[in-house]
Molecule: transfer RNA
Organism: Candidatus Omnitrophota bacterium
RNA sequence: GGGGGAUUAGCUCAGUUGGGAGAGCACCAGGCUGGCAGUCUGGGUGUCAAGGGUUCGAAUCCCUUAUCCUCCA
Numbered sequence: 001g002g003g004g005g006a007u008u009a010g011c012u013c014a015g016u017u018g019g020g021a022g023a024g025c026a027c028c029a030g031g032c033u034g035g036c037a038g039u040c041u042g043g044g045u046g047u048c049a050a051g052g053g054u055u056c057g058a059a060u061c062c063c064u065u066a067u068c069c070u071c072c073a
Stems, first nucleotide, its partner, number of pairs: 001072007010025004019056001027043006049065005
């Protein structure tokens, strides 16, 4: 330098006709307990990596950029 792949919550990851943004763990508030641990109830806490395009509508399709992984040279 070229090919392929990945990027979604604090962490690990789901998310297929393009129309509701989610799970586990962790976290926050409250109850039970003398306290801790534990458990129960409630709470999603988010620029779907960034910018642009297509579309009535984009995490999802297209282009460019960034970072990481991998293969070739």